[in-house]
């Protein structure tokens, strides 16, 4: 120099792990210029009955909460494995000196 293997370390995939974001799902949310229903009262009517509507209650926006689970996304002095490498570490075939 060369064969096989092997540690570590370079670049790359892929999983998973923590963090952070997001969506889903549950839930809380109209004081005032969401929605419905709208006692009580008001008004129109001779009368049936009708209008418009504060409280209340009901659905929910916008915004917030909870994340046990679920879906994506971002990152990484975590980690496993695969792949690469004329970096490396050890042991081995084997040639030359």
């Nucleotide at each position: 120099a060369u064969u096989a293997u092997u540690u570590a370390g370079u670049a790359g995939c892929a999983c998973a792990a923590c963090a952070c974001c997001u969506a889903u799902a549950c839930u809380c949310g109209a004081a005032a210029c969401a929605g419905g229903u709208c006692a009580g009262g008001a008004c129109c009517g001779g009368a049936a009955g009708g209008u418009a509507g504060c409280a209340g209650c009901c659905u929910u926006a916008a915004g917030g909460g909870u994340c046990c689970c679920u879906g994506a996304g971002u990152g990484u002095g975590u980690g496993u494995g695969c792949u690469u490498u004329u970096u490396u570490u050890g042991u081995u075939c084997c040639a030359c000196g």